[in-house]
Context: one part of a larger RNA
Molecule: small-subunit ribosomal RNA, 5' domain
Organism: uncultured bacterium
RNA sequence: GAGCGAACUCAGGCGGCAGGCCUAACACAUGCAAGUCGAGCGCCCGUAGCAAUACGGGAGCGGCAGACGGGUGAGUAACACGUGGGAACGUACCCUUCGGUUCGGAAUAACCCAGGGAAACUUGGAUUAAUACCGGAUACGUCCGUAAGGAGAAAGAUUUAUCGCCGAAGGAUCGGCCCGCGUCCGAUUAGCUUGUUGGUGGGGUAAUGGCCCACCAAGGCUACGAUCGGUAGCUGGUCUGAGAGGAUGAUCAGCCACACUGGGACUGAGACACGGCCCAGACUCCUACGGGAGGCAGCAGUGGGGAAUAUUGGACAAUGGGCGCAAGCCUGAUCCAGCCAUGCCGCGUGAGUGAUGAAGGCCCUAGGGUUGUAAAGCUCUUUCGGCGGGGAAGAUAAUGACGGUACCCGCAGAAGAAGCCCCGGCUAACUUCGUGCCAGCAGCCGCGGUAAUACGAAGGGGGCUAGCGUUGCUC
Numbered sequence: 001g002a003g004c005g006a007a008c009u010c011a012g013g014c015g016g017c018a019g020g021c022c023u024a025a026c027a028c029a030u031g032c033a034a035g036u037c038g039a040g041c042g043c044c045c046g047u048a049g050c051a052a053u054a055c056g057g058g059a060g061c062g063g064c065a066g067a068c069g070g071g072u073g074a075g076u077a078a079c080a081c082g083u084g085g086g087a088a089c090g091u092a093c094c095c096u097u098c099g100g101u102u103c104g105g106a107a108u109a110a111c112c113c114a115g116g117g118a119a120a121c122u123u124g125g126a127u128u129a130a131u132a133c134c135g136g137a138u139a140c141g142u143c144c145g146u147a148a149g150g151a152g153a154a155a156g157a158u159u160u161a162u163c164g165c166c167g168a169a170g171g172a173u174c175g176g177c178c179c180g181c182g183u184c185c186g187a188u189u190a191g192c193u194u195g196u197u198g199g200u201g202g203g204g205u206a207a208u209g210g211c212c213c214a215c216c217a218a219g220g221c222u223a224c225g226a227u228c229g230g231u232a233g234c235u236g237g238u239c240u241g242a243g244a245g246g247a248u249g250a251u252c253a254g255c256c257a258c259a260c261u262g263g264g265a266c267u268g269a270g271a272c273a274c275g276g277c278c279c280a281g282a283c284u285c286c287u288a289c290g291g292g293a294g295g296c297a298g299c300a301g302u303g304g305g306g307a308a309u310a311u312u313g314g315a316c317a318a319u320g321g322g323c324g325c326a327a328g329c330c331u332g333a334u335c336c337a338g339c340c341a342u343g344c345c346g347c348g349u350g351a352g353u354g355a356u357g358a359a360g361g362c363c364c365u366a367g368g369g370u371u372g373u374a375a376a377g378c379u380c381u382u383u384c385g386g387c388g389g390g391g392a393a394g395a396u397a398a399u400g401a402c403g404g405u406a407c408c409c410g411c412a413g414a415a416g417a418a419g420c421c422c423c424g425g426c427u428a429a430c431u432u433c434g435u436g437c438c439a440g441c442a443g444c445c446g447c448g449g450u451a452a453u454a455c456g457a458a459g460g461g462g463g464c465u466a467g468c469g470u471u472g473c474u475c
Stems, first nucleotide, its partner, number of pairs: 001475004006471003010467001013347006019340002021305001026303003030300003035064003040061002043058006071258003081182006089175002094171008102136004112125005142151003156163002184230003191221003196218008233255004237248004260281005283294004311337001313336003319333001320331004350380004360371004384416001386411005394402001419464005424445003430459005440447002
């Protein structure tokens, strides 16, 4: 000098854009953050109707989604990440192509009845439906098998135009796995390893593999730093620097890991699953003491910690996501608004004129000098702000939270809007008074002990400016 997710002192007019718990991955009251489908199914309730039926609602069975989106950085020095390759794999929804969609069966929630419990909830009996479940048939492809041969499927709905279902192949997308290279500090860590290293055979997986197991061999790594210890999410990037490099990894984007702590599997195309399940633990809460409930590192918000970091806001109008034929419903993703000068950028706090150089202040050699065209006065203007009126784009036909916002027009009136630091040298800017090694200043050198441009005040001056200075950190 530049920079910052900054903080603090003093001071503070407006707007645009961005940013906002770096600390306790500390604990959490309350509300919301993942639902949807009646064009899969039976039932119940309401409204209209004599009824058939139509419309609306509800819990349940069933389907899809809840593995995305959102948060955090604890752990991890590792194929975690970056980059470049590889072969032994999977992929719901979507696209393309080929073929099919046949006949039956037995249950079970809901509802009803009877019970248990304070509650959470739960037991038994009877009954019923399906795109839920099971069996038979068939098999262009498919799978097993050298072959012969064997195995394996489906689901219907309706407003009659569609939406579906099953088998197979290909694609697209996304993902799993393996490898080369790169990736912090410590040798005051020198040896480490027994599923360890390799083989054979098997198990397991979507798939390779010591991933797991039996047997066999005795290997494997290491001063080119193994092992151990410490620290740390990685990257695109960001800051600085002429560059090389150094430092860093907030916001945005990609990947990884985690979801009270530890472990486990279930379901599923996909999880070992933040707002699913089970077990154990710590903690909190309810209880009739028998037993139960919970997990904000989602959005707000609270306590606590801290120098320090915001609203318990609006809307699904847009973009995107889930479900649905659709209408639509849901969406604290998102879009907006609120708070904060936290940063960057822009604008304003007036312009012109005005000497006899007013008054006041300060200095003085008492002549004057300076503040200073500064003020007043005169002539103007009206940005921003205020008041009144109009009023968007964002939205393809409808639909606008933002918002009566941006913007435009009119009105009044210089009117409502300047501070902070510094002035010994470095370093731009000097005098007077007070103080008297005191009180104090200070980044370094150093000032102060009676004439202090260095302390305090005043006048004057310099710098920056809605900020200024200090502190911390990086180059």